[in-house]
RNA sequence: UCCGAUAAUGGCAAACCUAUCGAAAGGUAGGGACGCAAAACCACGGGCCUAAGGUUCUACGAACUAGGGUAGCCGGCUACCGAAG
Numbered sequence: 001u002c003c004g005a006u007a008a009u010g011g012c013a014a015a016c017c018u019a020u021c022g023a024a025a026g027g028u029a030g031g032g033a034c035g036c037a038a039a040a041c042c043a044c045g046g047g048c049c050u051a052a053g054g055u056u057c058u059a060c061g062a063a064c065u066a067g068g069g070u071a072g073c074c075g076g077c078u079a080c081c082g083a084a085g
C1' cells in the first nucleotide's frame, strides 16, 4: 500500500411514524433500526427520480424540457482501527 476479523474505540441510520418546507421528486428535526468499513465529503462525469414553469401535439390529456433532487446506484476525493493474507 492493497485488503477487511465473530477484534477494539467510536460513528452513521433504511422502511415506518410525527412535525415542518416543497408543485413534485425530495429536504430538515424528533422517534425508530434495514443495513453500512467510508452509509464522511463532492450533484462540474455517467445513471436514476421529479417536472410548479416552458415548448410541441392527434389536447379533460400526452411527450419533451429549463430547472430541481438523489452521495444508501456507479464514480471522484479524503480519512479511524489493524487479525489473517
Stems, first nucleotide, its partner, number of pairs: 002085001003082002011036002016031006034072001041076002045074002047070004053065005
This is a predicted structure of an 85-nucleotide RNA (c-di-GMP-I-GGC riboswitch aptamer) from Melghiribacillus thermohalophilus. Of the family's consensus pairs, 90% are formed in the model.